[in-house]
Molecule: small-subunit ribosomal RNA
Organism: uncultured prokaryote
RNA sequence: AGAGUUUGAUCAUGGCUCAGAACGAACGCUGGCGGCAGGCCUAACACAUGCAAGUCGAACGUGAAGCAAGACUUCGGUUUUGUGGAAAGUGGCGCACGGGUGAGUAACGCGUGGGUAUCUACCUAUUGGUGUGGGAUAACUUUUGGAAACGAAAGCUAAUACCGCAUAAGCCCUUUUGGGGAAAGAUUUAUCGCCGAUAGAUGAACCCGCGUCUGAUUAGCUAGUUGGUGUGGUAACGGCGCACCAAGGCGACGAUCAGUAGCUGGUCUGAGAGGAUGAUCAGCCACACUGGAACUGAGACACGGUCCAGACUCCUACGGGAGGCAGCAGUGGGGAAUAUUGGACAAUGGGCGCAAGCCUGAUCCAGCCAUGCCGCGUGAGUGACGAAGGCCUUAGGGUUGUAAAACUCUUUCAGUAGGGAAGAUGAUGACUGUACCUACAGAAGAAGCCCCGGCUAACUCCGUGCCAGCAGCCGCGGUAAUACGGAGGGGGCUAGCGUUGUUCGGAAUUACUGGGCGUAAAGGGCGCGUAGGCGGAUUAAUAAGUUAGGCGUGAAAGCCCCGGGCUCAACCUGGGAACUGCACUCAAAACUGAUAGACUAGAGAUCGGAAGAGGUAAGUGGAAUUCCCAGUGUAGAGGUGAAAUUCGUAGAUAUUGGGAAGAACACCAGUGGCGAAGGCGGCUUACUGGUCCGAGACUGACGCUGAGGUACGAAAGCGUGGGGAGCAAACAGGAUUAGAUACCCUGGUAGUCCACGCCGUAAACGAUGAAUGCUAGUUGUUGGGAGGUUUACCUUUCAGUGACGCAGCUAACGCAUUAAGCAUUCCGCCUGGGGAGUACGGUCGCAAGAUUAAAACUCAAAGGAAUUGACGGGGGCCCGCACAAGCGGUGGAGCAUGUGGUUUAAUUCGAAGCAACGCGCAGAACCUUACCAGCCCUUGACAUGGGUAGUGUGGAUACCAGAGAUGGCAUCCUUCAGUUCGGCUGGCUACCACACAGGUGCUGCAUGGCUGUCGUCAGCUCGUGUCGUGAGAUGUUGGGUUAAGUCCCGCAACGAGCGCAACCCUCGCCAUAGUUGCCAUCGGGUUAUGCCGGGCACUUUAGAGGAACUGCCGGUGACAAGCCGGAGGAAGGUGGGGAUGACGUCAAGUCCUCAUGGCCCUUACGGGCUGGGCUACACACGUGCUACAAUGGCGGUGACCAAUGGGUUGCAACCUCGCGAGGGGGAGCUAAUCUCUAAAAACCGUCUCAGUUCGGAUUGUAUUCUGCAACUCGAAUACAUGAAGUUGGAAUCGCUAGUAAUCGUGGAUCAGCAUGCCACGGUGAAUACGUUCCCGGGCCUUGUACACACCGCCCGUCACACCAUGGGAGUUGGUUUUACCCGAAGGCGUUUCGCCAACCGUAAGGGGGCAGACGACCACGGUAAGGUCAGCGACUGGGGUGAAGUCGUAACAAGGUAGCCGUA
Repeated sequence: AGAGUUUGAUCAUGGCUCAGAACGAACGCUGGCGGCAGGCCUAACACAUGCAAGUCGAACGUGAAGCAAGACUUCGGUUUUGUGGAAAGUGGCGCACGGGUGAGUAACGCGUGGGUAUCUACCUAUUGGUGUGGGAUAACUUUUGGAAACGAAAGCUAAUACCGCAUAAGCCCUUUUGGGGAAAGAUUUAUCGCCGAUAGAUGAACCCGCGUCUGAUUAGCUAGUUGGUGUGGUAACGGCGCACCAAGGCGACGAUCAGUAGCUGGUCUGAGAGGAUGAUCAGCCACACUGGAACUGAGACACGGUCCAGACUCCUACGGGAGGCAGCAGUGGGGAAUAUUGGACAAUGGGCGCAAGCCUGAUCCAGCCAUGCCGCGUGAGUGACGAAGGCCUUAGGGUUGUAAAACUCUUUCAGUAGGGAAGAUGAUGACUGUACCUACAGAAGAAGCCCCGGCUAACUCCGUGCCAGCAGCCGCGGUAAUACGGAGGGGGCUAGCGUUGUUCGGAAUUACUGGGCGUAAAGGGCGCGUAGGCGGAUUAAUAAGUUAGGCGUGAAAGCCCCGGGCUCAACCUGGGAACUGCACUCAAAACUGAUAGACUAGAGAUCGGAAGAGGUAAGUGGAAUUCCCAGUGUAGAGGUGAAAUUCGUAGAUAUUGGGAAGAACACCAGUGGCGAAGGCGGCUUACUGGUCCGAGACUGACGCUGAGGUACGAAAGCGUGGGGAGCAAACAGGAUUAGAUACCCUGGUAGUCCACGCCGUAAACGAUGAAUGCUAGUUGUUGGGAGGUUUACCUUUCAGUGACGCAGCUAACGCAUUAAGCAUUCCGCCUGGGGAGUACGGUCGCAAGAUUAAAACUCAAAGGAAUUGACGGGGGCCCGCACAAGCGGUGGAGCAUGUGGUUUAAUUCGAAGCAACGCGCAGAACCUUACCAGCCCUUGACAUGGGUAGUGUGGAUACCAGAGAUGGCAUCCUUCAGUUCGGCUGGCUACCACACAGGUGCUGCAUGGCUGUCGUCAGCUCGUGUCGUGAGAUGUUGGGUUAAGUCCCGCAACGAGCGCAACCCUCGCCAUAGUUGCCAUCGGGUUAUGCCGGGCACUUUAGAGGAACUGCCGGUGACAAGCCGGAGGAAGGUGGGGAUGACGUCAAGUCCUCAUGGCCCUUACGGGCUGGGCUACACACGUGCUACAAUGGCGGUGACCAAUGGGUUGCAACCUCGCGAGGGGGAGCUAAUCUCUAAAAACCGUCUCAGUUCGGAUUGUAUUCUGCAACUCGAAUACAUGAAGUUGGAAUCGCUAGUAAUCGUGGAUCAGCAUGCCACGGUGAAUACGUUCCCGGGCCUUGUACACACCGCCCGUCACACCAUGGGAGUUGGUUUUACCCGAAGGCGUUUCGCCAACCGUAAGGGGGCAGACGACCACGGUAAGGUCAGCGACUGGGGUGAAGUCGUAACAAGGUAGCCGUA
């Protein structure tokens, strides 16, 4: 310090997620030792048992046990005195500390800094006192009630208990003169006490400034409320209480209400600012079963006190009683979860006491727990070209791995034994025989957890097969998973390691430091204006803010720094710094503020001009539409893509004249004007708002912005009343359509118009808040002014309104003096998408609805700009037998062939739009053959290797068994190859055992290779440079041109590569050569023939060359490339044809050509054989052949005519037989020599338009050939038979010249079988105006929500499942308010009766007190009516999510009716 994730890729926006640190943690696996810390976060739930606050005899009375002495004695004992001091009681002090908890509390509760109307036991200091009387009472004794707890009555008694009197330095009250009020003694005679007063210290109380969570879907709250006077009360101020008077007090600087919460020092995190938190330790507060109350006391409204009420638990004799662990242990319960019913007062501290001492679950220790932090160990060294085992492997090896073993060494920790502290200033040690030290034995007792796809360090094998599972995010898993599970290996941390939860960080993702708002979320629809915020220039004085110094405080601990102590560290400890704060004080006066004066540049105001659809009201005008009346006039009009509904012979439409009504204002008219926005358009008048320019007499900062508030605010809509021509939601009809509740058409009502009143929203947009200042220009236009002049302009200035453009800004697009630039001020708004601008609540509205405005749940994206593609029922340019123009077909018939389907035991398999379908198959009777049925074989039909045994050649002829493959047997002839000449090597057969063979079995979506297709289309890229943040662009675009990214020109490009073209083959011309070819000339011969001599002219053949390049001329073009025309030439603009197929696309095709990974079969999915099948047949389709006839059929002449090819298991002349297919002979030929070989269309004759002398299917008979074999299932021949068919619907195919059409010929495969395929020549056309349209393609451009790329994407209803949520008759509970009732305990007030020791009084009685009664207050409780929150709820509303449901196709392209916003 960043990283992953939206996209095909990019930049930016934006969320989600991760890496870090931390914890009172929990869970899973594992676990050696020690030190230091920590340990109910949940039920402030309930608690058994024990302990946690007592102490003082030096305050007091009584005085048990025991002891001593005396007396009596029945010798049992009794009793007296003394001693002794238990025990309870009176009294004093303490119990208000210490310890626990965090329920309540949003508060002067806490923090911080101040203040005083106060009190303060014990303590300290000072000062003054301590005289004299009195009456009771507990204990105790007796009697008595009760189960108990606990009492009652009578009697006795003491005090440092209680009460008088006296005294009063000082104290208190007061009318300044008076008044009031104290004390306690004990004793060992030295002390401890007691009382008054003053001061201090300590502690406490109260008050104030500031700070202290969330919600405005809580906006008003308050009657003791706010203040005053008086009085009471308190330690003390105070509405603290009361009486009276006044009507105040608080609140958008957030009152009240609701929710949540103890606060702080600190702790965690963070660079910091901040954010989160408030365990342990420390300070404060609050509480003590729940609620209320007071008493005592210096102090409490009291955790281990009292009273009352309530709930709960326990005891009970049923009459009554007892209790309060949020003290320490412990129990139950709750919970994911948190310890021992331990030891000691030795230390520290507390209470009491003169003290000894007693008490102390405070405390100090120990126990349990890896809960955390820190430290240590589980051994160290040597040890292999590297054991074994494991794993992987390309089978060689690699790795585990110096790791182990082995050898040498050490002993920390743990163990055993011995010694043994400090903590204790004099005694006293729970911890504890602890820390520590020494000795001994032995590597001995001591390693796990998580991870290994990326982020993120670390990789392989096996298993599994969208299953099981993983997952923090992205995402893995559908047969080759580094992502699941196991293993080996590796990485990380280590007595721990992971997971989960929570907090901060990263997150600049709430932005003070430190963000944004044109299009990503975000500017209010627009003005005016209140509070508030901000504010021009100058002088003086001030000192609130500000700045600087000082002083006080900011507890300790903690953090930080420097030291010290435990062997180190954690930990402990000394000092310092810091605590960024608050208050006081002194000073400064620049800036801000406040005060006073003065200024004019902002603002206003005055005068003079100017423009304008600015507003309101009234009046008025013409054109047009519609309607009405009348005329002319006749059959249609209207409307549409085409129609129909509709109107019209009752006279429409058209046309002419007249009239009526309502609404809107053509031209002018303009990115022209005005207005704050919405908006405003004929003309005239009246009233009226604002703006601009010029001048410079006036005021003197009067300004800017603006939360709330308020005015205005398109259209639609609402109310009332008018009006209603046109248009037109709804509605009706006609069309369209699969449907058409739409688009189109004909009608048509609200509405649109007016008046008044509502509504208050719009994509109310410049998607851009207002104001001010500054920052290059150029050019147009509107309204003023100034100057110049040639009167048409030029220059300049202010205010508007546009275009372009620099700097700058921006993610980019773009903005750019009219900013989205540079700055300032103020307001509004945003914080992922969906849910949702929705629900609930509030406000407004007649309603529609508007406004304010969530959450649960769900997703990992949603969105912006730009890029490259692809696509468009977008555009432009161009090409192609693409259309058009033509010729001939297919589709109809019969047959052939392929496919589908069906059938079958099997009809093997593959190919599937173009680009499967006469395709693989250049040829299925057996074979082929992969399929089916049956019968056989199992190391196998085939390959390599081992062992054993045998055999070593080839041929001919019989016979037997069997369907056959095959097996058996006999006879005759012959006797394997190589050789280094060595039985040296090899072959074959059988058997045995294993490795293995074999598979046309699966996967073409694991692959290689090959192929198809776009497409022989003109494209596809790269280097360097340049531009861009980048993806990318440029080049390759543009202007011309071409068949062509072909060439030229231009250009931030310059070059290059793969394609194009050319180079290659072939045909066409020329030259060279001449056998097997040819024969013009010469000679010979023949009936005839290149037959012979001869020749190579011609034809032809063969190889190597030449020839054509827009080279020449003219025109055109831009002086180019090129194009057009012409000449010459065999050939002319690529001369014709072929081969040649860029980057890539289609997971295109092929595992059945071959090769090959993986999987599968192994007496079978392998191998062999026979027979069958691939040839089936209601049907459908593709490709062909033959026809339907006269451009023809048949017959004849056989004539002047080809070319390519093939041939020895062959082609076969010729002769001969057969009607023929063919048969029997058979020359020649391994081929320019022989042969297939006859070419056919042509020509002549005949037929005369018919189902024919067309057509030949089908069928019958008889034959031929091939072959082991033609039944399923071959071809051919002859005779006979003579079907459909008379030119073919919708639709569709080929072809642009030696082409189509037509005619025949050859070849491959092949024993035989072609209408198919491949090739060859003969005859030989028609048409192309042209590019609007269909199809395909190329380039440029445009839009896009597509990128699996339009066969894309995507919306809504319905149906199903699940989830959360709103409404909901009600119902249950919490909380709170108001009114009323009740009114315990308690203090306060009043008080007749009752009772009473102290004082007064001789007494009666008085004063005073106690109890009682009454009164107001008041807790709990009750009744009634609300508010608010939550749970449940039949039914119901929408929402979300969910591989393959239904219906449509709304959006994205002009999305096929442009889309969107508001409204009905």